[in-house]
The RNA shown here (SAM riboswitch aptamer (S box leader)) has 118 nucleotides and comes from Actinobacteria bacterium UBA3086. The coordinates come from a structure-prediction model, not an experiment, and the mean pLDDT is 87. Of the family's consensus pairs, 90% are formed in the model. Taxonomically the source falls in Actinomycetota (Bacteria, Bacillati). The sequence was found by an Rfam model in a public genome assembly.

RNA sequence: CGUGCGUCCGCAGAGGGUUGAGGGACCGCGCCCGGUGAAACCCCGGCAACCGACGUCAGCAAUGGCGCACGGUGCCAAUUCGCGGCAGACGAUUUCGUGCUCGUCUGGAAGAUGAGGG
Numbered sequence: 001c002g003u004g005c006g007u008c009c010g011c012a013g014a015g016g017g018u019u020g021a022g023g024g025a026c027c028g029c030g031c032c033c034g035g036u037g038a039a040a041c042c043c044c045g046g047c048a049a050c051c052g053a054c055g056u057c058a059g060c061a062a063u064g065g066c067g068c069a070c071g072g073u074g075c076c077a078a079u080u081c082g083c084g085g086c087a088g089a090c091g092a093u094u095u096c097g098u099g100c101u102c103g104u105c106u107g108g109a110a111g112a113u114g115a116g117g118g
Base pairs, nucleotide, nucleotide: 001118003116005114006113007112008111013044015043016042017041018040022033023032024031026085027084028083029082030081045076046075047074050072051071052070054067055066056065057064058063080110086107087106088105089104090103091102092101
């Protein structure tokens, strides 16, 4: 860098230091956070349980379940902040019919993250 798979409506600081203006991935429309200090980096604290370790149950085994939270990640404003960005279904509107438009639902896309492969 790319790739298939799992997860993303739950959970978690108003902490300290450096710094000094932006941030909420991309685009559009909104709406929020920010000199009462953004983003980034470090320390402390925490959440969770993807992977390893350990324990335990089942099994001939492969492996799976449960537990734990020691290690590796990740995360700690708001649903991935909301809606849309592609498609389908249903309903409404209109009509002879279709389309446009509006609403609801579903699945994608895009993004993030874990372990694995290239």